[in-house]
Parts: sequence; structure tokens; C1' cells
RNA sequence: GGGCCGUUAGUUCAGCGGGAGAACGCUUGGUCGACAACCAAGAGGUCGCUGGUUCGAUCCCAGCACGGCCCA
Repeated sequence: GGGCCGUUAGUUCAGCGGGAGAACGCUUGGUCGACAACCAAGAGGUCGCUGGUUCGAUCCCAGCACGGCCCA
């Protein structure tokens, strides 16, 4: 330098055009002699950045950034 894959909640990851989600973690309450577990409720997101396509973009297109793998 070239190619491919990835970037979504604190963490690990779903989500192939119209509602942003799960598990774990965290907070509050219940339960227990207490802790854990369990039950109920809740908080937490510029969906990496910029631009484009579209009535509408996490999703499609381009560029850039970061990480990984391969080739040279």
C1' cells in the first nucleotide's frame, strides 16, 4: 500500500428500511435472622464520525477514524 470483517447500554452481543432490544451488571422495593439466590419495578444509548440515497436510515451508498485477520 491492497483486500475482508467488526464498531449498538457499564460488559458480552442481537437487531437486513418505520417500536432501539436481550442477558449479565447497577439502583430501589419484597423475601430472609443476615448474605447469596429468588420475585417485582426502574435507571442507563449522539447506534464510531461526516456526507449522500429515501417520505423515513442502527440497517443501503461514499469518505474518514479505531480494532482484528489476510496479502504484498
This is a predicted structure of a 72-nucleotide RNA (transfer RNA) from Salimicrobium sp. PL1-032A.
Rfam family: tRNA. Rfam classes the family as a transfer RNA.
The sequence is in RNAcentral, with records from ENA and Rfam.
The organism belongs to Salimicrobium, within Bacteria.